């Protein structure tokens, strides 16, 4: 000076004047009362009013309510290690693998020796493998010979095909030719160091299960009720204490009691609580009922959940780091067809043109203009979308000195 990687802030700013909401002082009138609260109109003051994503509805949860309990199966989810948090699939360290010259990025990272299953097309053949060119070699044919051709029969090193062909490179050796034999590296497995571990090194050892995919089915380890502020609770109002169908429909036993008709209790029997087992609870002959499906009807209003929270900023201390804890401050929307808005000036980022000078750049005129986008229970993260500004570290290249 250029190219890059990482993490962060900001996202227009000041003023004057009308306007909206809510909170909180007060002051009048209004309703009601015995008087006060409460509520409602209106006035004067304080001070506060969309997001870094509010989006997406992809995860965790606070919080409400509903669900008997235990265990099994069924389903779902997550996957290396260690940690941190309320927790999560989020984050931080850190190990392996791929990609980058590097700074760094990403990873749906547990098993393929328990088992099925698929690897289109090409190619001989893609899992019980295979032999298309090729390469030995030779029964037997020509030939004088040298050779040339080839039954049986060996091969899998060369060569083509493809993303991937019996692990790879070299050597011996062999008819050619192969872990066939050696040396390396590749792989299994045991031992010893080192780290909490994942894992690394090193060192014996075996010729060795010839490959990919489990984001395929599947095994394995760990986890896990259900719905959701339209949750829920209270207030007023109404109406039909509606109707119809499935299910239950039951004997025997024992014990008390009797007005001898019976009538109370338990025990087995049957339904109900996603399936199954155990056990709880609840219904079971009646002008019936725990429980399930349909059809109808009434409310469609108000008030509360509703914002002080796993809160924010600061600073100490621990930690590599997410974060933890101590100490201090400080309150920063709560609407309910949904409030934060408009109109004028200045002034600033950037672009465009003109011009002046001490020309990589400053100054002045003049014109354009500022992305993505808008709370509804509340919080933690994750994805996504975004004009422009700027700040702080690292890596690569290039020049001076």
């Nucleotide at each position: 000076c250029c190219a890059g990687a990482u993490g962060g802030u900001c996202g227009g700013a000041u003023g004057a004047c009308c306007g909206c909401u809510g909170u909180u002082u007060u002051g009048a009138c209004c309703c009601c009362u015995c008087a006060a609260a409460a509520g409602g109109u209106u006035g004067a003051g304080a001070g506060a009013g969309a997001g870094g994503a509010a989006a997406g509805u992809c995860c965790g949860g606070g919080c409400u309510c509903c669900a008997g309990a235990c265990g099994a199966a069924a389903g779902a989810g997550u996957g290396c290690c260690g940690g941190a948090u309320a927790a999560c699939g989020u984050c931080c360290g850190g190990c392996g693998a791929a990609g980058g010259u590097g700074a760094c990025u990403u990873c749906a990272g547990g098993g393929a020796a328990a088992g099925u299953g698929c690897c289109a097309c090409a190619g001989a053949a893609a899992a019980c493998a295979a032999a298309c060119c090729g390469c030995c070699a030779g029964c037997c044919u020509c030939g004088c010979a040298a050779g040339a051709g080839u039954a049986a029969g060996g091969u899998a090193a060369g060569g083509g095909u493809g993303a991937a062909a019996a692990g790879g490179u070299g050597c011996g050796g062999u008819a050619a030719g192969a872990g066939c034999g050696c040396a390396c590296c590749g792989c299994g497995u045991c031992u010893u160091u080192g780290g909490u571990a994942a894992c690394a090194a090193a060192g014996a050892u075996g010729g060795c299960a010839g490959g990919g995919c489990a984001a395929a089915c599947c095994c394995c380890a760990c986890u896990c009720g259900g719905a959701g502020c339209a949750a829920g609770a209270c207030c007023g109002c109404a109406u039909a204490g509606g109707a119809a169908c499935c299910g239950c429909c039951u004997g025997u036993u024992c014990g008390c009691u009797u007005u001898c008709g019976a009538g109370c209790g338990a025990a087995c029997g049957c339904c109900g609580u996603u399936u199954c087992g155990u056990c709880a609870c609840g219904g079971c002959u009646g002008u019936g009922c725990a429980g399930g499906u349909u059809c109808g009807g009434g409310u469609u209003g108000g008030u509360c959940g509703c914002u002080c929270g796993a809160g924010g900023c600061g600073c100490u201390u621990g930690g590599c780091a997410a974060c933890a804890a101590g100490c201090g401050u400080c309150c920063u929307a709560g609407a309910u067809g949904a409030a934060u808005g408009g109109u004028c000036a200045u002034c600033c980022a950037u672009c465009g043109u003109g011009u002046g000078c001490u020309u990589u750049g400053c100054g002045c005129g003049c014109g354009a203009g500022g992305a993505c986008a808008a709370a509804a229970u509340c919080c933690g993260g994750c994805u996504u979308a975004c004009a422009g500004a700027c700040c702080a570290u690292c890596u690569g290249g290039g020049g001076c000195u």